[in-house]
């Protein structure tokens, strides 16, 4: 230098002009005395993801939010939090030479069911092609023997794709054919048996808080549980258009008799001047609203996630047609080229100046907060890994 592999930062600045908008604050107008409008000042004014809404939370409501059933979710271990399917250290597994990445990682010996195509056969396995034993024939074709040379006879061989039984060694399909190689054994074969080895699994033993790890030691060999299932554990529902003050409207018309309790069933609660549902009317203002699990720093514990500190200074958008915005100018960034202090033994490096050229991306808060996961590139750094090339 080149190729990679984890992390982190940024995500433009400065001035002038013209604007919007939340808050305070002054002056005028105005008024039905709650307010309203015009102009000025001083201050705040988007994001790493405000995004998808995919998980968890706070918060607020639901004449309970109680039981059971069902349904949803999660699935290795120890921690971390307000939780969480996050996020940390770890264990097994799997992938890369490595750095280092990835796994929805309980249970296939309760049961069920599925295994495309191709293949005979896809699971209490199966017989296509060989191979083996029986049996049948001798048309053919081999061989043997006899002959009147026309044929006849027999078959350890052959099969008119002969019949029937073994076989899962071999071929030949497939993602996957009843664990691998060796031998024994057999009419040929097979975990049928042995030796060795693979993987799962029960038990001891030692070592770990654990998941596991090692040793020995019995069993057992398809796969598939984001298949139904079984195990463990969680788990009311509704969303800020939750809710709640006030103002307007509430004229008036129709249905149903039960209705809320997210499914059922039990219970529980309201109901006849009553509840429910549709249509109509009306749809304004204010609260909720942003000071919070709050970010920054210092300091302590802990490998880390993160936790604590009568520590430290700090307030940092709050609309409802929804603001956060336009020009212009410097400049920062990045690449060339030209010089070039200055470093180095050297190859080179390389502050600074000067000139030319680029590029500016995803995207726009909506009750708040923690993640997850998507989109982005003007860039920037640090740590490691594998190679090359000079000195």
């Nucleotide at each position: 230098c080149c190729a990679g592999u984890g992390a982190u930062c940024c995500g433009g600045g400065u001035a002038g002009c013209c604007g919007c908008u939340g808050g305070u604050u002054g002056a005028g107008c105005u008024u039905u005395c709650g307010g309203g409008c015009u102009c000025g000042g001083c201050u705040g004014g988007a994001g790493g993801a405000a995004a998808g809404u995919c998980c968890g939370g706070g918060c607020u409501c639901c004449a309970a939010a109680g039981g059971g059933c069902a349904g949803g979710g999660u699935g290795c271990u120890g921690g971390u939090u307000a939780a969480c399917g996050g996020c940390c250290a770890g264990c097994g597994g799997g992938g890369g030479c490595g750095a280092c990445c990835c796994c929805a990682g309980a249970g296939a010996u309760a049961g069920u069911g599925c295994c495309a195509c191709a293949g005979a056969a896809a699971g209490u396995a199966a017989a296509c092609c060989g191979c083996u034993c029986a049996u049948c024939g001798c048309a053919a074709c081999g061989c043997c023997g006899g002959u009147u040379c026309g044929c006849c006879g027999g078959u350890u061989g052959c099969g008119c794709u002969g019949u029937g039984a073994g076989u899962a060694a071999g071929g030949g399909u497939g993602a996957a054919a009843g664990c691998g190689u060796g031998g024994g054994g057999u009419a040929a074969g097979a975990g049928c048996c042995c030796a060795c080895g693979g993987c799962c699994u029960g038990c001891u033993g030692c070592g770990g808080u654990g998941a596991c790890g090692u040793a020995g030691u019995g069993g057992g060999c398809g796969g598939u549980a984001a298949a139904c299932c079984u195990c463990a554990c969680c788990u009311g529902g509704a969303g800020c258009a939750a809710g709640g003050u006030c103002g307007a409207a509430c004229a008036g018309g129709g249905g149903u008799c039960g209705g809320a309790u997210a499914g059922c069933c039990c219970g529980u609660c309201c109901a006849a001047u009553g509840a429910c549902c549709c249509c109509g009317g009306g749809u304004g203002a204010c609260c909720g609203c942003u000071u919070g699990a709050g970010g920054c720093g210092u300091c302590u514990g802990g490998c880390a996630a993160c936790a604590g500190a009568g520590c430290g200074a700090c307030c940092c958008a709050g609309a409802a047609g929804a603001a956060u915005g336009g020009c212009u100018a410097c400049u920062a960034c990045u690449u060339c080229g030209u010089g070039g202090a200055g470093g180095g033994u050297g190859a080179c490096c390389g502050a600074c100046a000067c000139g030319g050229g680029g590029a500016g991306a995803c995207a726009g808060a909506a009750c708040c907060c923690g993640g997850c996961u998507u989109a982005u590139g003007a860039g920037a750094u640090c740590a490691c890994u594998g190679g090359u090339u000079g000195c």
Predicted 3D model of a 391-nucleotide RNA (Bacterial RNase P class A) from a Myxococcota bacterium. RNAcentral holds the sequence, with entries from ENA. The organism belongs to Myxococcota, within Bacteria. It matches the Rfam family "Bacterial RNase P class A". A reference for the family is Beauregard et al. (2013), "Identification and characterization of small RNAs in Yersinia pestis", RNA Biol. Rfam describes the family as follows. Ribonuclease P (RNase P) is a ubiquitous endoribonuclease, found in archaea, bacteria and eukarya as well as chloroplasts and mitochondria. The coordinates come from a structure-prediction model, not an experiment, and the mean pLDDT is 75.